The prediction has a mean pLDDT of 82. Predicted 3D model of a 109-nucleotide RNA (SAM riboswitch aptamer (S box leader)) from an Armatimonadota bacterium. Taxonomically the source falls in Armatimonadota (Bacteria, Bacillati).
[in-house]
RNA sequence: AACCUAUCCAGAGUGGCGCGAGGGCACGGCCCGAUGACCGCCCGGCAACCAGGCUCCCCGUGGGCCACGGUGCCAAGUCCGUCCCCCUGAUGAGGGGGAUAGAUAGGAG
Numbered sequence: 001a002a003c004c005u006a007u008c009c010a011g012a013g014u015g016g017c018g019c020g021a022g023g024g025c026a027c028g029g030c031c032c033g034a035u036g037a038c039c040g041c042c043c044g045g046c047a048a049c050c051a052g053g054c055u056c057c058c059c060g061u062g063g064g065c066c067a068c069g070g071u072g073c074c075a076a077g078u079c080c081g082u083c084c085c086c087c088u089g090a091u092g093a094g095g096g097g098g099a100u101a102g103a104u105a106g107g108a109g
Base pairs, nucleotide, nucleotide: 003107004106005105006104007103008102013043015042016041017040018039022032023031024030026082027081028080029079044074045073046072049070050069052066053065054064055063056062057060078101083098084097085096086095087094088093
């Protein structure tokens, strides 16, 4: 890497330093970017998957609270679309559902 399970319409930086041109991993669109993006380090923060603590009941694969640990995350719904189905509308387009892929956590190995 491949496998299993859960989640992915919420939330969190106009911070400091460094670098200096692309970035949003394909394509189309649309955005971000010399008023310095992306990336790296620091600081700050979000969240509550795992671990831990407290608590409640209908006692279970349960609810709530905390946040010093392990991860993760901090533009845009996973930025939107791409494949299939349905609905609306009519040459534009809009909405819904699913699949695939991906991400994160836990497991298994």